A computed fold for an 84-nucleotide RNA from Methylophaga muralis, annotated as c-di-GMP-I riboswitch aptamer. The source organism's lineage runs through Bacteria, Gammaproteobacteria, Thiotrichales, Piscirickettsiaceae and Methylophaga. The model forms 94% of the base pairs in the Rfam consensus. It matches the Rfam family "c-di-GMP-I riboswitch aptamer". From the family's description: GEMM was predicted in a large-scale screen for bacterial structured RNA regulatory elements.
[in-house]
C1' cells in the first nucleotide's frame, strides 16, 4: 500500500414508533426506541420508488421541470481487525 476475510474482545450504527420542530409535501433534524447492518460511514452519477408544479386525458397510462429516498440496488470514496 494491496488482497481477502470477518466483527471474536471492547465496541460503531440505528428500522417501526413515540414526542418536539422544519417543510406544500415526499421527507429531514433532535432525543427516546431497537428492527437490524459489516462500512446501516460519506457522494444523487445512473436506474427504481415517491412528492410537489405545468400540459394532456371522461379516467387511468404519459410528457416536462423542480425536489426527497444512500437502512431500494448499481457505482465511487474513506475506515476497524486478522491473516497474506
Nucleotide at each position: 500500500u494491496c488482497a481477502a476475510u470477518g466483527a471474536c474482545u471492547u465496541g460503531c450504527c440505528a428500522a417501526a414508533c413515540u414526542u418536539a420542530u422544519c417543510g406544500u409535501g415526499a421527507g429531514g433534524u433532535a432525543a427516546g426506541g431497537g428492527c437490524g447492518g459489516a462500512a446501516a460511514g460519506c457522494c444523487a452519477c445512473g436506474g427504481a420508488u415517491c412528492u410537489u408544479u405545468g400540459g394532456g386525458u371522461u379516467a387511468c397510462u404519459u410528457u416536462a421541470a423542480a425536489g426527497a429516498u444512500g437502512g431500494c440496488c448499481g457505482g465511487g470514496u474513506u475506515g476497524c481487525a486478522u491473516u497474506g